[in-house]
Context: one part of a larger RNA
RNA sequence: UGCAGUAGGUGAAUGCCUUGGUGCCAAUAGGCGAUGAAGGACGUAGUAAGUUGCGAUAAGCUUCGGGUAGCCGCAAGCAGGCGUUAAUCCGAAGAUCUCCGAAUGAGACAACUCAGCAGGCUUAAACUCCUGUUAGUCUUGGAUGAAUUCAUAGUCCAAGGCAGCCAGACGCGGUGAAGUGAAACAUCUCAGUAACCGCAGGAAAAGAAAACGACGUGAUUCCGUCAGUAGUGGCGAGCGAAAGCGGAACAGCCCAAACCGGGAGGACUUGUCUUCCCGGGGUAGCGGGACCUUGACGUGGACAAAGACGAGCGAGUUGAACACGCUGGAAAGCGUGGCCAUAGACCGUGACAGCCGGGUAAAUAAGGUUCGUUCCGUUCUAGAGGUAUCCCAAGUAGCACGGUGCACGUGAAACUCUGUGCGAAUCUGUCCGGACCACCGGAUAAGGCUAAAUACUAAUUGGCAACCGAUAGUGAACAAGUACCGCGAGGGAAAGGUGAAAAGAACCCCUGUUAGGGGAGUGAAAUAGAACCUGCAACCCACUGCAU
Repeated sequence: UGCAGUAGGUGAAUGCCUUGGUGCCAAUAGGCGAUGAAGGACGUAGUAAGUUGCGAUAAGCUUCGGGUAGCCGCAAGCAGGCGUUAAUCCGAAGAUCUCCGAAUGAGACAACUCAGCAGGCUUAAACUCCUGUUAGUCUUGGAUGAAUUCAUAGUCCAAGGCAGCCAGACGCGGUGAAGUGAAACAUCUCAGUAACCGCAGGAAAAGAAAACGACGUGAUUCCGUCAGUAGUGGCGAGCGAAAGCGGAACAGCCCAAACCGGGAGGACUUGUCUUCCCGGGGUAGCGGGACCUUGACGUGGACAAAGACGAGCGAGUUGAACACGCUGGAAAGCGUGGCCAUAGACCGUGACAGCCGGGUAAAUAAGGUUCGUUCCGUUCUAGAGGUAUCCCAAGUAGCACGGUGCACGUGAAACUCUGUGCGAAUCUGUCCGGACCACCGGAUAAGGCUAAAUACUAAUUGGCAACCGAUAGUGAACAAGUACCGCGAGGGAAAGGUGAAAAGAACCCCUGUUAGGGGAGUGAAAUAGAACCUGCAACCCACUGCAU
């Protein structure tokens, strides 16, 4: 020096564990905000840095309900208190709630500065201080009121609304890319996607045929299929239906007009015409209605909800059944003999417990609150015949030009929406059936509303997992969006485990020593001693053997 072994050190792998995560399901909820939100700043405890709670009434105040012998958060100690006259704790309803923040008296570099008005404490009078109030805009109502007579603009007052936040979700609308693909690239694609903007709702949107398409069906939405079909396409890359069929869920309604009545105006030829508003009437495609004739007073819905009843939510309450022996530090293990079960889910307890503790099955519950049903109430709702006249949504339908959406790229291109221009008809009407025409069919545009089936999950409650187990699982099991980095937007960690119980090592010794160690003591164990479960490897040292 090397190899091997032994005893250690260092080191942290591995094993085991789980307070934390991940995914999903069901139910609830689907909003909060000028009665000042979300989010913060600063305070607040006897001692208080962090965190949690709270707000100058500041780890809290009041009332009601529950509940019980302990309590003063995490979190020890010291000091001091509270509590059977029921505290602490849990639930419900209130009170208080600094300053910033939409932030709203004015301003400002958020958490600051400075005011007006009214009232109050104080004062000789004041200042200071305290309380309230003072932003903008829209709608409605009112007052006042220019140029300019009336009026209008403007000004002022009152009441009500709006604003801002979120869940990086879902919806509707507006604006609208590019990387990419086409093996290049321009039409095309990506894609009406991303992004931005507006508006919401618990869902939204759509929706009761001017439909479909040839049998007939009979609002919408969603799923499966039809079907990668028919088509479309530098006929490239690609894009890509519909009817029908099978299901989920089902629901239909209200106006405009004609006509009748009333009111307020306008025009002037003063007895006509006309505008607006209100009430009745009326709502359709076997066309309907007005109008005229005739007939019934009933039937079926919708809304609301004081009370009543029912169901949840929201503290809780009751809740069965085991002993002995053995091993052991400890019994839940093993042995023996029992018991309960609408409860043998689960967790804990000194090792593995149906019967030890908490619970579990089952039953039950307050003030308060939500939903449902309902007596009562409000409100809506039919028919038959006649056919002369009247009505049936206009800068609309349609057409032309330019675009757009439709699976459909201008194509033979219908249909939809639209910028510009022209511009109808009222049922013997009008639109459609993929150029167009005829025939034959279908439907009634140019007003509006409408539950369910569908989409989503930040939050609450409960549950599940051939999901993870500390380099995993959230970035975060710990003071985590913390420490730290960056002017900033932003980036962003590491870090779990003594023991059953602190019983956390009194006392003694070594020493400069609050370091470290040796005794003693605790404990089943201290090579479990806080740098604490297990304690691999690399690396270091000591000893032994062998080789050189």
Large-subunit ribosomal RNA, domain I from a soil metagenome, 548 nucleotides, folded computationally. The prediction has a mean pLDDT of 83. The full RNA is in RNAcentral, with records from MGnify. Rfam family: Bacterial large subunit ribosomal RNA. Its family is annotated with ribosome and structural constituent of ribosome in the Gene Ontology.